[in-house]
C1' cells in the first nucleotide's frame, strides 16, 4: 500500500428495507428472610421479652427509566439494515 471483519441504552447482546429484542443495571410497588435501630405497647423475677414502626439485608414478581444504532454524504414513500467516504478497534497479504 491492498483486503476483510466489528462498532446497537451504564454494561453484554439479538435484529440485515417498514414505529430497536433479551439480559444486566438503575428507580418505584409488592412479597419473603434475616439481624439492627428506635419512640411508643402489654408483661416482667427489672436481667428481659412482647407488639410496633423505620431505613438495611436477602427471595420472588410488577411496573417504569435508559439508544443522535460509530460519523458525514447518497439511494428509497420508508435506512441500525443497501451504496459511497471517513474514525476506531481486530485480523490477513504484500
Nucleotide at each position: 500500500g491492498g483486503c476483510c471483519c466489528a462498532a446497537u441504552g451504564g454494561u453484554c447482546u439479538a435484529g440485515u428495507g417498514g414505529u430497536a429484542c433479551g439480559a444486566u443495571g438503575c428507580u418505584c410497588g409488592c412479597u419473603u428472610u434475616g439481624g439492627g435501630u428506635u419512640c411508643a405497647u402489654g408483661c416482667u423475677u427489672c436481667g428481659g421479652c412482647u407488639u410496633a414502626a423505620c431505613a438495611c439485608u436477602u427471595u420472588g414478581c410488577g411496573a417504569g427509566c435508559g439508544g443522535u444504532c460509530c460519523u458525514g454524504g447518497g439511494u428509497u414513500c420508508g435506512a441500525a439494515c443497501c451504496c459511497c467516504a471517513g474514525u476506531u478497534g481486530g485480523g490477513c497479504c504484500c
Molecule: transfer RNA
Organism: Russula ochroleuca